[in-house]
Context: one part of a larger RNA
RNA sequence: CUGGGCGUAAAGCGCGUGUAGGCGGCCGGGCAAGUCGGAUGUGAAAUCCCGAGGCUCAACCUCGGAACUGCACUCGAAACUGCUCGGCUCGAGUCCCCGGAGAGGAUGGCGGAAUUCCCGGUGUAGGGGUGAAAUCCGUAGAUAUCGGGAGGAACACCAGUGGCGAAGGCGGCCGUCCGGGACGGUGACUGACGCUGAGACGCGAAAGCUGGGGAGCAAACGGGUUAGAUACCCUGGUAGUCCUCGCCGUAAACGGUGAGUGCUAGACGUCGCGGGUAUUGACCCCCGCGGUGUCGAAGCUAACGCGUUAAGCACUCCGCCUGGGGAGUACGGCCGCAAGGCUAAAACUC
Numbered sequence: 001c002u003g004g005g006c007g008u009a010a011a012g013c014g015c016g017u018g019u020a021g022g023c024g025g026c027c028g029g030g031c032a033a034g035u036c037g038g039a040u041g042u043g044a045a046a047u048c049c050c051g052a053g054g055c056u057c058a059a060c061c062u063c064g065g066a067a068c069u070g071c072a073c074u075c076g077a078a079a080c081u082g083c084u085c086g087g088c089u090c091g092a093g094u095c096c097c098c099g100g101a102g103a104g105g106a107u108g109g110c111g112g113a114a115u116u117c118c119c120g121g122u123g124u125a126g127g128g129g130u131g132a133a134a135u136c137c138g139u140a141g142a143u144a145u146c147g148g149g150a151g152g153a154a155c156a157c158c159a160g161u162g163g164c165g166a167a168g169g170c171g172g173c174c175g176u177c178c179g180g181g182a183c184g185g186u187g188a189c190u191g192a193c194g195c196u197g198a199g200a201c202g203c204g205a206a207a208g209c210u211g212g213g214g215a216g217c218a219a220a221c222g223g224g225u226u227a228g229a230u231a232c233c234c235u236g237g238u239a240g241u242c243c244u245c246g247c248c249g250u251a252a253a254c255g256g257u258g259a260g261u262g263c264u265a266g267a268c269g270u271c272g273c274g275g276g277u278a279u280u281g282a283c284c285c286c287c288g289c290g291g292u293g294u295c296g297a298a299g300c301u302a303a304c305g306c307g308u309u310a311a312g313c314a315c316u317c318c319g320c321c322u323g324g325g326g327a328g329u330a331c332g333g334c335c336g337c338a339a340g341g342c343u344a345a346a347a348c349u350c
Base pairs, nucleotide, nucleotide: 004321005320006319007304008303012318014203015202016201017200021196022195023194025088026087027086028085029084030083031082033081034080035077036076037075038074040072041071042070049065050064051063052062053061054060091193092190093189094188095187097185098184099183105178106176107175108174109173110172111155116150117149118148119147120146121145122144126137127136163170164169208247209246211243212242216241217240221236222234223233258317259316260315261314262313263312266295267294268293269292270291271290272289273288274287275286276285299306300305323350324349325348332343333342334341335340
């Protein structure tokens, strides 16, 4: 250096932007570095291989040949790779226009329902809770009911087997604004500008850290239950949940399935856009593009299952695995306010 793998057995980085690097469409010209062929030199001897010979054979030894797959130099070839020049439009991208869809992001404001609390009215002995109870609340007037007020958080129905986003994730209404992305239709333009991506940089649920806020809920805590009850049940209840500048950087961050491209039966549902047909519009009928699902040809798979959204057939690039435990630990380093994170062993043992 070479192997086999990564949905569930060990194994896809949580996600993106992108540096180096690796890889790279069609046509033509040139060069000849890679590549291929010829010649020359060299490639010590011994060894290995072939042939012959000498010790009675063999080992061993002697002679000859081949070989030494390499290197250098030189002549040549030009298909492929590379370099260079010119061209192309199917890859990639831009623009206009047109267009519609969407919980995509940030920010400001508004709204109603409900819970809780406060004030007042009516009203009286219960309420609440459970399998049954009790803790608990209530004659200092509760529960119920009506009116008024405060405050915080979340937005019923619509709602979907739906949509948007790279992932995390996103759901009341209006505006702003910033701006973002994807998609469809028509035309024009650039001319390989592409793919991947070690490092790097950014984003990144929840919990946690600072200051505020605090209605409901609710780790811890309390009551009850029980043989015990670190639970189930109940009444309370603090952190937290919310906001804020910043930090943390993890997860069953899951489709447990890295990204990209090409190729390989169909059927049905659904979302967005467009076209056709039919009487002018058309949701119904037909077709195209893009998304998202269900089932399935071939094929794949240990099986389960996957199956044009592949786990099929191929190619390019990255990441990762290599028996169980010790251990995602120790030590060291880097990062963090801390909590801790990232990187990551060995002895020993089965």
This is a predicted structure of a 350-nucleotide part of an RNA (small-subunit ribosomal RNA, central domain) from an uncultured delta proteobacterium. Its mean pLDDT, the model's own confidence on a scale to 100, is 84. RNAcentral holds the full RNA, with entries from SILVA.